[in-house]
RNA sequence: CUUAUCGAGAGCGGCGGAGGGACUGGCCCGACGAUGCCGCAGCAACCGGCUCCGCAAGGAGUUGGUGCUAACUCCUGCAAGACCUGUCCGCUACACCGGUCUUGGAAGAUAAG
Numbered sequence: 001c002u003u004a005u006c007g008a009g010a011g012c013g014g015c016g017g018a019g020g021g022a023c024u025g026g027c028c029c030g031a032c033g034a035u036g037c038c039g040c041a042g043c044a045a046c047c048g049g050c051u052c053c054g055c056a057a058g059g060a061g062u063u064g065g066u067g068c069u070a071a072c073u074c075c076u077g078c079a080a081g082a083c084c085u086g087u088c089c090g091c092u093a094c095a096c097c098g099g100u101c102u103u104g105g106a107a108g109a110u111a112a113g
Stems, first nucleotide, its partner, number of pairs: 001113006011040005019029003023077001025075002041069003046065008073107001078104007086094002
């Protein structure tokens, strides 16, 4: 850089001692010890091997290489659309600086190349 996936799933113990959840703004987690590292356990099925089922496409099991085990990738950011609210004396009109939702994207993560 390319392609695929990202609403499911899966935690205990030890070490250690302050920030952590990539970044922004939120919102959370954390001295009842988080994040991290190590051990064990588990989840999953992207890639390789083997066995079995199948005419085939494909599927099941197992093993190895990764990955993962708070919150939808925690939400969000950019664009478009729908609806609602609001603005105004009122009508019309309309939300860049209001809200909710949907779709696509960006960014990120993981796998394979």